[in-house]
């Protein structure tokens, strides 16, 4: 300084433009003499930021940031 791809829950990941889940941790109960197990529950998200299109954007476009990976 060009290019590709990529950010969503504490972590790891879905998500056809149509009301954001899952898995694992956390808390809570029941269970145990206690723990862990398993079993009920249950909290956590401004989808990186700013704008655009749209009746409707995590998603499609723009412009920044961050990170990785390729050239130069």
């Nucleotide at each position: 300084u060009g290019c590709c791809g990529c950010g969503u829950a504490g972590c790891u990941c879905a998500a056809u433009g149509g009301a954001a889940g899952a898995g694992u941790g956390c808390c809570u109960g029941u269970c145990c003499u206690a723990c862990a197990c398993a079993c009920a529950g249950g909290a956590a998200g401004u989808u990186g930021c700013c704008g655009g299109u749209u009746c409707a954007a995590g998603u499609c476009c723009g412009g920044c940031c961050g990170c990785g990976g390729c050239g130069a």

A computed fold for a 72-nucleotide RNA from a Phycisphaeraceae bacterium, annotated as transfer RNA.
The organism belongs to Phycisphaeraceae, within Bacteria.
RNAcentral holds the sequence, with entries from ENA.
Rfam family: tRNA.
The prediction has a mean pLDDT of 83.